Predicted 3D model of a 476-nucleotide part of an RNA (small-subunit ribosomal RNA, 3' major domain) from an uncultured bacterium.
[in-house]
Context: one part of a larger RNA
């Protein structure tokens, strides 16, 4: 001066209390451990590894195994020497790829060659998802949106160092006021940036019959920007007004006036620095290894295994609910090798056909919970939907290993979950559907979108984890 401490004051956070809803048990899904395997590629490992790298393993992907196959190479530069081509198509042979074999046939030209491509040949080298994240670089995660970290000058100490950054008060905040041997300042905090809650102005190929006029239905059409919207500009909050309380400061509590109120509510924004913290498999890199192999190709399998054990989720176990029938209300999104209307066909996945749309114009597209009416009558049930037989339909060269969907039929476990545990303070939890990257085709993941909407918080004693002071000394 730092860790530390089952010292000690003060603080603050969904830390714990109050509450809701979960996880743990069932079935599946998915990721992991282990086990098996020819091989089940490789990495992540308390928090912060484990539905994580993977925003999508049937071939490809693939880095793994087995099989066949190539050796200047799949890819880069450069040398000689032959061709006149490359592409492309044909055959042969094979699981295939490597091989053979034919067919085909440039351009400039000073005619000597050049350009460019093949082929053959020599070695310079290529490749390496091989090793070392404990040799790097860059990137990321975590303490944490914690309020801290630090210097320059001065002053004090023999010195490490101290001081300023400590004390009184606040604050979300080393915010900000006051006082001090200090005085300044820098990187954090805020603000300056988006989106969201009012408003006003400019613009109207979506909206509007608000008024007028056609018109059989439909802003269909003239007309028109009032309004709803869209998208650019501007207002607007700032403790500005009051009142109290504080020291007359900073602040705090209360109220008015507003669409908002004291940071209005989310997002982006991560100091100095820990963790030899992760990645050499994104990407670059030392060095150390491989070189007829540890490189390349190709086909088949594997990553999809399965006494088990562990995360992390869907669906359930009903009646606030299942089923049916017939109405209603969104948002943000995506579309050309593409999104498909309407009509037919088929119970249905879907298929035929074929309007429109580079989309505020058409399509995806039906919102779903919810409201209303019947049924069920508390049961393993009209609960629940795994599994399993048949039958299709899609995508793809190909669904045997190993893909999704559909209709029959089968109906498992399971009646609310031990010990322990997570999330969550408001348009939140909890529920309900939608949308999109990625994709040929394959989400219960993941990232957004709106609908419906709660409950609790006395409080800081305890448990976590952090910050300021301060006090003790096994440690450095």
């Nucleotide at each position: 001066u730092g860790a530390c401490g089952g010292g000690g004051a003060c603080c603050c956070g969904c830390a714990c209390a109050a509450g809701c809803g979960g996880u743990g048990g069932a079935g599946c899904a998915u990721g992991u451990g282990g086990u098996u395997u020819a091989a089940u590629u490789c990495g992540a490992a308390g928090c912060a590894a484990c539905g994580c790298g993977a925003a999508g393993a049937a071939c490809c992907u693939u880095a793994c195994c087995u099989g066949g196959u190539c050796u200047u190479g799949a890819c880069a530069u450069c040398c000689c020497g032959g061709u006149g081509g490359c592409a492309a198509g044909u055959g042969a042979g094979c699981a295939a790829u490597g091989u053979c074999a034919c067919u085909g046939u440039u351009c400039c030209u000073u005619c000597g060659g050049g350009a460019c491509a093949c082929c053959g040949g020599a070695g310079a080298c290529a490749g390496g998802u091989g090793g070392u994240g404990c040799a790097u670089g860059g990137u990321u995660g975590u303490c944490g949106u914690c309020a801290g970290c630090u210097c320059g000058u001065g002053u004090c100490g023999u010195g490490a160092g101290a001081u300023g950054u400590u004390g009184g008060g606040u604050u979300a905040a080393g915010u900000c006021c006051c006082g001090c041997a200090a005085c300044g300042a820098g990187c954090g905090c805020a603000a300056c940036c988006c989106c969201u809650a009012u408003u006003u102005c400019c613009a109207g190929u979506a909206g509007u019959c608000a008024g007028c006029a056609u018109u059989c239905a439909g802003g269909a059409u003239g007309g028109g920007c009032a309004c709803u919207c869209u998208g650019g500009g501007g207002a607007g909050a700032c403790u500005g007004c009051c009142c109290g309380g504080g020291a007359u400061a900073a602040c705090c509590g209360g109220g008015a006036g507003g669409a908002a109120g004291g940071c209005g509510g989310g997002g982006a924004u991560g100091a100095c620095g820990u963790c030899a913290a992760a990645u050499c498999a994104u990407c670059a890199u030392g060095c150390c290894c491989c070189u007829u192999a540890u490189g390349a190709c190709c086909a088949g399998g594997g990553c999809u295994a399965c006494a088990c054990a562990c995360g992390u989720g869907c669906u359930a176990c009903a009646a606030u609910g299942g089923c049916g029938u017939a109405a209603a209300c969104a948002a943000a999104g995506g579309g050309a090798g593409g999104c498909a209307a309407a009509g037919c066909g088929g119970u249905g996945a879907c298929g035929c056909c074929a309007g429109g749309c580079a989309a505020a114009u058409c399509c995806c597209a039906a919102a779903a919970a919810u409201a209303a009416c019947g049924u069920c009558c508390c049961a393993g049930u009209u609960c629940g939907g795994a599994u399993u037989g048949c039958a299709g339909c899609c995508u793809g060269c190909a669904a045997c290993c190993c893909g999704g969907c559909u209709g029959c039929a089968u109906g498992a476990a399971g009646c609310u979950g031990g010990a322990a545990u997570c999330g969550c303070u408001a348009g939140u939890a909890a529920u309900c559907g939608c949308g999109g990257a990625u994709c040929a085709g394959a989400a219960u993941g993941c990232c957004g979108c709106g609908g419906u909407g709660a409950a609790u918080a006395c409080g800081u004693u305890c448990c976590c984890g952090g910050g300021u002071c301060u006090u003790g000394c096994a440690c450095a």
The prediction has a mean pLDDT of 83.